[in-house]
Overview: A computed fold for a 171-nucleotide RNA from Candidatus Gallimonas faecium, annotated as Lysine riboswitch aptamer. Rfam family: Lysine riboswitch aptamer. Rfam links the family to the GO term lysine biosynthetic process. Rfam's curators write: Riboswitches are metabolite binding domains within certain messenger RNAs that serve as precision sensors for their corresponding targets. The literature on the family includes a 2003 paper in Genes Dev by Sudarsan et al., "An mRNA structure in bacteria that controls gene expression by binding lysine". The model forms 100% of the base pairs in the Rfam consensus. The coordinates come from a structure-prediction model, not an experiment, and the mean pLDDT is 78.
RNA sequence: AAAAGAGGAGCGGGCGAACAUGAGUACCGUACGCAGAGAGGAACGGGGAUUCCUCGCAGGAUGCGCACGAGAAAGGGUAUCCCCGCCGAAGCGAUCCGUUUUCCCCGCGGAUCUGCUGGGUUUGCGGGAGAAUACCCGCAUUCCUGUCACCGUCCGCGGUGAAGCGCUUUU
Numbered sequence: 001a002a003a004a005g006a007g008g009a010g011c012g013g014g015c016g017a018a019c020a021u022g023a024g025u026a027c028c029g030u031a032c033g034c035a036g037a038g039a040g041g042a043a044c045g046g047g048g049a050u051u052c053c054u055c056g057c058a059g060g061a062u063g064c065g066c067a068c069g070a071g072a073a074a075g076g077g078u079a080u081c082c083c084c085g086c087c088g089a090a091g092c093g094a095u096c097c098g099u100u101u102u103c104c105c106c107g108c109g110g111a112u113c114u115g116c117u118g119g120g121u122u123u124g125c126g127g128g129a130g131a132a133u134a135c136c137c138g139c140a141u142u143c144c145u146g147u148c149a150c151c152g153u154c155c156g157c158g159g160u161g162a163a164g165c166g167c168u169u170u171u
Base pairs, nucleotide, nucleotide: 001171002170003169004168005167008087010086011085012084013083014082016081017080018078019077028069029068030067032065033064034063035062038055039054040053041052042051043050045106046105047104048103049102090117091116092115093113094112095111096110097109098108099107118145119144120143123140124139125138126137127136128135147162148161149160150159151158152157
């Protein structure tokens, strides 16, 4: 330098299946009441501004509350099953590019860095999005686990420390 491997509640992905949540929520209908000058749509993955179009302006569009009836979906999720790619798997950070008529914010996708993190987990704090106590991320922390180094050993293992730019095998 090259090739092949290991860690285990191992990592990531899937418009897959199932399940829970979303939610008796949104929307719709009926009845009653209160407010009322604005309300809706298009352009994008979402929101705001902006531009254009439509309806309405008190004979009132529309909004809110309450009662009854009927009643979803999407995103997100899972120590489940299946499929795919794998073991810096992957995640985070920074910079840049893309995703809109235009601008801003968020999200999503990609590239770069010889930046940070061995992996899972408990608890707490903070942040993100959200309906959420689920989920994702960061820091600290509890426990477990793998690798190597050093020390000890009753040779079973125990202790301390370090980091994947590592470790093991072969050439």